Molecule: Bacterial RNase P class A
Organism: Yoonia sp.
RNA sequence: GCGGAUGGCUGGAUGGCUGCGGGCCUUUGGGUCCGAGGAAAGUCCGGACUCCAAAAAGCACGGUGCCGGGUAACGCCCGGCGGGGGCAACCCUAGGGAAAGCGCCACAGAGAACAGACUACCUCGCAUGCGGGGUAAAGGUGAAACGGUGGAGUAAGAGCCCACCGCGCGACUGGCAACAGAAGCGGCACGGCAAGCCCCACCGGGAGCAAUGCCAAAUAGGGACCGCGUGCGGUGCUGAUCCUGCAAGGGAUAUCAGCCGUAGGGAUGCUUGAACCUGAGCGGUCCGGGUUGGCAGCUAGAGGGCACUUGGCAACAGGUGCUCUAGAUGAAUGGUCAUCCAGCCUCAGAUCUCGGUCUGGGGGGGACAGAAUCCGGCUUAUAGGCCAUCCGCGCAU
Repeated sequence: GCGGAUGGCUGGAUGGCUGCGGGCCUUUGGGUCCGAGGAAAGUCCGGACUCCAAAAAGCACGGUGCCGGGUAACGCCCGGCGGGGGCAACCCUAGGGAAAGCGCCACAGAGAACAGACUACCUCGCAUGCGGGGUAAAGGUGAAACGGUGGAGUAAGAGCCCACCGCGCGACUGGCAACAGAAGCGGCACGGCAAGCCCCACCGGGAGCAAUGCCAAAUAGGGACCGCGUGCGGUGCUGAUCCUGCAAGGGAUAUCAGCCGUAGGGAUGCUUGAACCUGAGCGGUCCGGGUUGGCAGCUAGAGGGCACUUGGCAACAGGUGCUCUAGAUGAAUGGUCAUCCAGCCUCAGAUCUCGGUCUGGGGGGGACAGAAUCCGGCUUAUAGGCCAUCCGCGCAU
């Protein structure tokens, strides 16, 4: 100097005039402070919170899938291990099980999983072409052909046998572990796909701020149809009834009502079921009418930033100090004028390792994009500018 890799920051600046939303103050004139992102997007995960009567267990259904750690939690993050790509820095991960079972591997090819003889090799018979037997080493087909190289052996061949590699099992060693190394044993099982069904391990109730709660107002406490149910027992304590008594009181009655219990019923997947509610109305379909208003939820948190510090390789978890914080509701955070400026283009000059750099003039004008309950992630989009570290190649000193 060129090319590449990883991580991070930023997302124009200044001034005048003017327009909005919220908080606080106010003499009600106004003053002052704050006011959209790194993704606010996608609605893909995880939660906080609210409601559904329901803690726990099981089933169905769904999700995740190497090991260890982090986190409120996760399908996220960090660090490792195995596999793949790259000269490398680094990147990707389709990462439990194929010897439980089922299924698939088109076409080509002899044959695609305990397969197979097209060309071919060896051999026998007949006689130049046919038939029989042996082989699967060589060639061909294919994404992939039932281990590879070399040797010995054979009629020709073959793990038939041997050496090494590969593959399987592996004492022992290192590591928390996934795994790595590895003495030794075995001719050695019939490939791949589970992001095909499946098996195994772990996780998961559902719906969602248009959740939910309160106030005000209005109508027609509307109409039709259907389904399930309205059960059982006790009690004179109460209402009630009857008898007695002047009265106070005493005694009887379970028909009805209250009261107690019980069958039964009650979520937004199903079953069981602790607790709770209910134990008499509940639910469904269709037609019709009224309301479309206001308040809360609504934003101080598993908060953000900076500095120092403790533990940790790191993610992250603490401590101290300082500082910051939109809450709209048809939906605010804007408009306008002026000046400056970045990338970029062009002209001139200087310099130069001829790649480039510096100075001046002119032109030029800045991406993706917009809170709506909140938070932690992932994914996608992004003109340009800047910083740090690492790898490769070339050159000079």